[in-house]
Context: one part of a larger RNA
């Protein structure tokens, strides 16, 4: 010096990227509990208060024929101690918000979480030798299944509550007895080489000729998209209105400086003596929005932010003390 224990005057988080770490709290009984709520919960809520020994009273439970043993509450008195859940063991509480509904799952060896998953929603494929499993198999099979659309498969979403708008012009799917376009094929007008010819070889027009694709129709809980400009009101500022240009159609509820706001510590309120973080509003949304889901939500949460109360060596500001290690001597 370093670990690993213990204590510590006076503040009491002033330490820090954060209360990281430590400490505080714990345990039965009794009393008492709050917004909120899905009426279950929250909840051990929060807070309070007893607890050891002896001595009487009274009393209930269990066995017992009974006597009585055991063993628990009340109630009154008293004893002792620095302290009575004396030891070990053993929840710090509380209050806002943001994600996610929840127990769960996950990067064996830096990431446990908002990520997966999850009940529940919802689109789509499949009439059975189903679809589907070609990264099961050469095949036959086999699995989906000793199942049958209230079943499987495949995607997206992700309890619940209230919803879930416009656009089919692109891309994809689906349908669509017409029509363009189209391959080998059929077909062979008609040429060309050869040969005395019959006949052989070549070419080759028109014509027909599938799916596709052209093209017409539906589809968005399919991929996906959801608007410039310039003008108006009797103060000003703004603009319920009005003209224009372009779109497939121009963002509706509903949130909103957000896990999303560049400007930006945006303005205003609260919180602090003092707040780039936090919370309530506002809305000028660089670049919110509706199962790429959208706004809320009781409980949950080794999640993430903020605040308070206790608490303490985390700090002001650092000491001592045990043990171990080192490190010097023998």
């Nucleotide at each position: 010096u370093g670990a690993u224990g213990c204590u510590g005057a006076a503040g009491g988080a002033a330490c820090u990227a954060g209360g990281c770490a430590a400490a505080u709290u714990g345990c039965a009984c009794g009393c008492g509990u709050a917004a909120c709520u899905u009426c279950g919960g929250g909840a051990u809520a929060a807070g309070c208060g007893u607890g050891g020994c002896c001595c009487a009273u009274c009393u209930g439970u269990a066995c017992g024929c009974a006597a009585g043993u055991a063993u628990g509450a009340a109630u009154g008195g008293g004893c002792g101690g620095c302290a009575c859940a004396a030891g070990c063991c053993a929840g710090g509480g509380g209050g806002u918000g943001g994600c996610g509904a929840c127990u769960g799952u996950u990067u064996a060896u830096u990431u446990a979480a908002a990520a997966c998953a999850c009940a529940g929603g919802g689109c789509u494929c499949u009439g059975c030798g189903a679809a589907g499993g070609c990264u099961c198999u050469c095949a036959a099979g086999c699995c989906g299944a000793c199942g049958u659309a209230u079943a499987g498969g495949g995607u997206c979403u992700g309890a619940c509550g209230c919803c879930u708008g416009c656009c089919c012009g692109g891309u994809g799917c689906u349908g669509g007895a017409a029509g363009g376009u189209u391959a080998a094929g059929u077909c062979g007008a008609g040429g060309a080489g050869u040969g005395c010819a019959a006949g052989c070889u070549c070419u080759g027009a028109a014509a027909u000729g599938a799916a596709g694709c052209c093209c017409c129709a539906g589809u968005a809980a399919a991929c996906g998209g959801c608007g410039g400009c310039c003008g108006u009101a009797a103060c000003u500022a703004u603009a319920a209105c009005g003209g224009u240009c372009c779109u497939a159609a121009g963002g509706u509820a509903g949130c909103g400086a957000a896990a999303u706001u560049c400007c930006u510590u945006g303005u205003c309120g609260g919180g602090u003596a003092a707040g780039u973080u936090c919370c309530g509003a506002c809305c000028c949304g660089c670049a919110u929005g509706a199962a790429u889901g959208g706004c809320g939500u009781a409980a949950c949460g080794a999640u993430c932010u903020c605040c308070c109360c206790a608490c303490u060596g985390u700090c002001u500001c650092c000491a001592g003390c045990a043990u171990c290690a080192a490190c010097u001597c023998a």

The part of an RNA shown here (large-subunit ribosomal RNA, domain IV) has 330 nucleotides and comes from an Alphaproteobacteria bacterium. The organism belongs to Alphaproteobacteria, within Bacteria.